[in-house]
RNA sequence: CGCUGGUCCCCUCGCGGUGGCUAGCCGUGAACUCCGUCAGGCCCGGAAGGGAGCAGCGGUAGUGGUGAUGCCAGGCGCCGGGGUGUGGCUGGCGCGG
Numbered sequence: 001c002g003c004u005g006g007u008c009c010c011c012u013c014g015c016g017g018u019g020g021c022u023a024g025c026c027g028u029g030a031a032c033u034c035c036g037u038c039a040g041g042c043c044c045g046g047a048a049g050g051g052a053g054c055a056g057c058g059g060u061a062g063u064g065g066u067g068a069u070g071c072c073a074g075g076c077g078c079c080g081g082g083g084u085g086u087g088g089c090u091g092g093c094g095c096g097g
Stems, first nucleotide, its partner, number of pairs: 001094008009085001010083004014078003018073004024066005034059004042051003
């Protein structure tokens, strides 16, 4: 000097895991002043019928739990893969001084 290998750094891809968010699921659930339906009773009416509407029931806002095969993040990890380099360190072989 040339060839080649290992390792670290840089870029990228993959796998796993970590933290968070959300869908979904379960519970609870607005005294009065969320929505709907409104027994009883009340009101109007000669009647037919109508009206407001408590309780109850159903649902919703909220709230507690769970939580993805979904989403986000990175100085997490790997017998990882690939790429790049007048990069760092190091090994082997060959040639020359």
This is a predicted structure of a 97-nucleotide RNA (Bacterial small signal recognition particle RNA) from a Gammaproteobacteria bacterium. It matches the Rfam family "Bacterial small signal recognition particle RNA". Rfam's curators write: The signal recognition particle (SRP) is a universally conserved ribonucleoprotein involved in the co-translational targeting of proteins to membranes. By type it is a non-coding RNA gene. Of the family's consensus pairs, 93% are formed in the model. Its mean pLDDT, the model's own confidence on a scale to 100, is 76.